[in-house]
Order: sequence, then C1' cells, then structure tokens
RNA sequence: CCGACCGGGAGAGAUACCGCGUAACGUCGCGCGGGCGCCGAAGGGGCAACAUCCCCGGAACCUCUCAGGCACAAGAACCGGACGGGA
Repeated sequence: CCGACCGGGAGAGAUACCGCGUAACGUCGCGCGGGCGCCGAAGGGGCAACAUCCCCGGAACCUCUCAGGCACAAGAACCGGACGGGA
C1' cells in the first nucleotide's frame, strides 16, 4: 500500500402529483415506472496553497450532484479488531 472477514457507521418525501398492475371491492393498502422536492459518506468530476520560465502537476468529510440514495432492509466514506499478500 492492496485484499477479504467481524463490529461500529450519517443525511434526505413512508411524495397533498400522474400512469400501470395487484388486493379489496365506496375509499384507505402494496409493487413498478414517471414528475416535482431533497441528501451526499459507494464510485466519478472540479479546485487552493505549493511548485514551474511556460505547460504539466496539485487534497478533502470542500464543491458538483453524472451515478447512487431519501420507512425498514441493503449499501455506506471513515474508524476499531484480527488475518493474507506486496513494497
């Protein structure tokens, strides 16, 4: 430095909207897709100081939100534990 395992791990509509399906069968439910609103801690993009004759270079938990996410679950940067491999 990389990998996998165990544990911890935030934020944001369980959407006053539209369509389809399904259950029910007066409505209320559930699922999928779309619209609008929103989050940033998978991934990805951008930049300061610095450095340089110039160009190139140059970080993030900052920023953008393409992607991802917005009940639970899953995932989750990062941290801890105990391992494997490389320099």